[in-house]
The prediction has a mean pLDDT of 75. Two RNAs folded together computationally: RNase P RNA and transfer RNA, 460 nucleotides in total.
């Protein structure tokens, strides 16, 4: 320069008008009118995000008597830390991809079960082809020897060598099937072979040192046991349950009758509490209204100190949406940025079109998921140049 | 707003992790003068995406759609 891997931000700005909500303050008019209530208009301050989403985890806070004990259930899952708590997040460990910065994966297959389609001899056990011994009086070839018939040769008869056969034996190295086949390569060793021996590598036991630990590093032993647990399950840990339409208080209006049953919100059992004036599962009536809850927080900034870091201690500073059919929006000028066209030699000028995803409803801390363009830090290859 | 449940040819439904199958419906061609029945043959499908496995409609994760449920007094 070029090509790249992390990580952090921002994500339109100013102005003017019109318009919307929440509150506070004025003014009319009305209500049993100085202070409370409604309609309606002025004026003021404030008024969406990084995802305010998905609602997928954790938690505050709230009821459920206590949240008690077990069995089922669920969730997490490599180690140590961080927190209110997590399936976040930080820091290392091991494997596997990358030239590399860096990115992806991780309890336990030697407790048991159970699956492993179609192939193939065999799926966790076995021999189809193969290799090696034997065996053939009842099989062929082709070489010798020996001795007889006899005229080259032929036949008989032993041996040997090679094929063939086979209700025998040994092998597991090679072939072939399959995603996967019983540690891997190599020597040596055997009748062929085989961890059978040996060197190396994988794995597994053990002891020694290292480290808080996952793990690392040597040593020694024997010779070695597929895969799947996002399949049951072991193991370690953690979780009672509902959810703001949780609750609470007033206010209206109607009808209560019957049925089940103990019931106190869990799936089940125990404990506890309390019992028909009871609970609110089932019919059936009424009502579709205010007020709390309700918004300042595990809340941002900045300095410091501790700590590798993730956080944490302390000081200081500063932040005020709060609806209930449910607001935050529109236009227009300046200006940015992105593309595209015309002018120009160039600086640049003028003109046009675009500016995303989405939108608060108890609340906070993650995770994931959308998302024009944009800027900014570390880094890591390759080229070039000093 | 919350909180439960679901998605398989166009429509209804099947499928122990091992060729995604049936019924109607639809096309084609026979039969018939023609139509419809019938008869033979076709296309058509797992909600997108990524994972785990030898292998996924089916297990896990993560989006999209769907569809049902609630409040108060007594």
């Nucleotide at each position: 320069g070029c090509a790249g891997u992390c990580g952090g931000c921002c994500g339109g700005g100013c102005g003017a008008u019109c318009g919307c909500g929440c509150c506070g303050c004025c003014u009319u008019c009305g209500g049993u009118c100085u202070u409370c209530c409604g309609c309606a208009g002025g004026c003021g301050u404030c008024g969406a995000g990084g995802a305010a989403g998905g609602u997928c985890c954790g938690g505050g806070c709230u009821c459920c008597g206590c949240a008690g004990g077990g069995c089922a259930g669920g969730a997490u899952g490599c180690u140590g830390g961080g927190u209110a708590a997590c399936a976040c997040c930080c820091a290392g460990g091991c494997c596997g991809g990358g030239u590399g910065a860096c990115c992806g994966g991780u309890g336990g297959a030697a407790a048991g079960u159970g699956c492993c389609a179609c192939a193939g001899a065999g799926a966790c056990a076995g021999a189809c082809c193969g290799c090696c011994u034997g065996g053939c009086a009842a099989c062929c070839u082709g070489g010798g020897g020996u001795g007889c018939g006899c005229a080259u040769g032929c036949g008989a008869u032993c041996c040997c060598a090679g094929g063939g056969c086979c209700a025998a034996g040994g092998c597991a190295a090679g072939g072939g099937u399959g995603a996967a086949a019983c540690g891997g390569u190599g020597c040596g060793g055997u009748a062929a072979g085989a961890g059978c021996g040996c060197a190396c590598c994988a794995g597994c036991g053990u002891c020694c040192g290292g480290g808080u630990g996952a793990c690392c590093g040597g040593g020694c032993g024997g010779c070695u046991g597929g895969g799947c647990a996002a399949a049951c399950c072991c193991c370690a840990u953690c979780c009672g349950g509902a959810g703001c339409a949780a609750g609470a208080c007033c206010a209206a209006g109607c009808a209560g009758g019957g049925g089940a049953g103990g019931a106190g919100u869990g799936g089940c059992c125990c404990g506890c509490u309390c019992g028909a004036u009871c609970u609110c599962c089932c019919c059936g009536g009424g009502u579709a209204g205010g007020u709390c809850g309700c918004u300042a927080g595990a809340g941002g900034c900045c300095g410091u100190c501790g700590g590798u870091a993730a956080c944490g201690g302390c000081g200081g500073c500063u932040c005020g949406a709060g609806a209930g059919g449910g607001a935050u929006g529109a236009u227009c000028g300046c200006c940015c940025c992105u593309c595209g066209g015309c002018u120009g030699a160039a600086g640049a000028g003028c003109u046009g079109a675009g500016g995303a995803c989405a939108g608060a409803a108890c609340c906070c801390g993650g995770c994931c998921u959308a998302c024009a363009g944009g800027c900014c830090g570390a880094c890591u290859g390759c080229c070039g140049c000093c | 707003u919350g909180c439960g449940g679901g998605g398989u040819c166009g429509u209804c439904u099947a499928a122990c992790g091992g060729c995604a199958g049936g019924a109607c419906g639809c096309c084609u061609g026979g039969c018939u003068c023609u139509g419809g029945a019938c008869c033979a043959g076709g296309a058509a499908g797992u909600u997108g995406g990524g994972g785990u496995u030898c292998g996924a409609a089916u297990c896990c994760c993560u989006g999209c759609c769907c569809c049902g449920c609630a409040g108060c007094c007594a």
Rfam match: Bacterial RNase P class A. Rfam classes the family as a ribozyme.